[in-house]
Context: one part of a larger RNA
RNA sequence: CUCUCUUUAAGGAACUCGGCAAAUUGACCUCGUAACUUCGGGAGAAGAGGUACCAUUUUAUGGUUUCAAUAAAUGGCCCAAACGACUGUUUAACAAAAACAUAAGUCUCCGCUAAGUUGAAAAACGAUGUAAGGGGGCUGACGCCUGCCCAGUGCCGAAAAGUUAAAAGAUCUUGUAGUAAUAUAAAGUACUUUAUUAAUGCUUGAGAAUUAAGCCUCGGUGAACGGCGGCUGUAACUAUAACGGUCCUAAGGUAGCGAAAUUCCUUGUCGGGUAAAUUCCGACCCGCAUGAAAGGCGUAACGAUUUGGGCACUGUCUCAAAGAGGGACUCG
Numbered sequence: 001c002u003c004u005c006u007u008u009a010a011g012g013a014a015c016u017c018g019g020c021a022a023a024u025u026g027a028c029c030u031c032g033u034a035a036c037u038u039c040g041g042g043a044g045a046a047g048a049g050g051u052a053c054c055a056u057u058u059u060a061u062g063g064u065u066u067c068a069a070u071a072a073a074u075g076g077c078c079c080a081a082a083c084g085a086c087u088g089u090u091u092a093a094c095a096a097a098a099a100c101a102u103a104a105g106u107c108u109c110c111g112c113u114a115a116g117u118u119g120a121a122a123a124a125c126g127a128u129g130u131a132a133g134g135g136g137g138c139u140g141a142c143g144c145c146u147g148c149c150c151a152g153u154g155c156c157g158a159a160a161a162g163u164u165a166a167a168a169g170a171u172c173u174u175g176u177a178g179u180a181a182u183a184u185a186a187a188g189u190a191c192u193u194u195a196u197u198a199a200u201g202c203u204u205g206a207g208a209a210u211u212a213a214g215c216c217u218c219g220g221u222g223a224a225c226g227g228c229g230g231c232u233g234u235a236a237c238u239a240u241a242a243c244g245g246u247c248c249u250a251a252g253g254u255a256g257c258g259a260a261a262u263u264c265c266u267u268g269u270c271g272g273g274u275a276a277a278u279u280c281c282g283a284c285c286c287g288c289a290u291g292a293a294a295g296g297c298g299u300a301a302c303g304a305u306u307u308g309g310g311c312a313c314u315g316u317c318u319c320a321a322a323g324a325g326g327g328a329c330u331c332g
Base pairs, nucleotide, nucleotide: 001327002326003325004324005323006322007321008320010318011317014316019313027051028050029049030048031047036041038141052064053063054062055061056060076311077310078309079308080307081306082305083303084302088100089099104139105138106137107136108135109134110133116125117124118123142298143297144296145295147228148227149226152225153224154221155220156219157218158217162215163214167210171206172205175202176201183196184195185194186193187192188191229247230246231245232244233243256290257287268284269283270282271281272280
């Protein structure tokens, strides 16, 4: 010097991003116990006191009583706010949380050979279940609530017209083998040959009329994806604008909350707390860029969560000191 411990005058968080670490508290008994509350809790709230008595050979032995007589082990507490209701789950080995889940709410699909899922298939799960059931999405206890917009996108429904596939195909057409009846023409010959035309088969291409869903069209639907405005004038101080005008829109943000886990400007302004506070709490509201199941606002209880304050306590610090043990060091 380093590690693990022990003790410390006076002060007591002045340390520090932050009381990190350490200290305090701690068992049992009695008394006593607030706000708030979902009446269960909160609560071991907080706080106060006690943990012995008697005798003697007197600090040891014996005895006595009580529900209870602290060996060790063995909660620090309170106030306010944020988030998440809670117990639970999670990044095996840097994150335990406000993330996930949850009961509960709601929408939607599915009538059983169910929907859905796995599998080229057989088949299996769903389920030896049957809508008070099963699958999927979103929200997330509970309380009070959940506004407006269906123009766009999606989904559901409807069906007159328009558009539209494969298919099949009236009809036309390209190429061509072989065949033979008929017709025409030519040549030789009186019977043959050649050519043309037509028909049939195969083949190439075009193609009228017929024809589904879809699209188009119409309607519905937001706890479907989503969206929820400008400019301007006006009151007998000033300021402000209940009121008016105008433009645009599918409709222009309702209740609530609000410098917020959201506020850039910003350390906004006011109040509280401090001698002094960019944090914190309560208000205000010109919300850069809140807002209602990507839920809004509250909320008792709960939390190794986050933020601010206080009491107690302390070597965290003023400011260091001493000690014990293990290393370091020397020898081996």
RNAcentral holds the full RNA, with entries from ENA. Large-subunit ribosomal RNA, domain IV from Leucomyxa plasmidifera, 332 nucleotides, folded computationally. Model confidence (mean pLDDT): 82 of 100. Rfam family: Bacterial large subunit ribosomal RNA.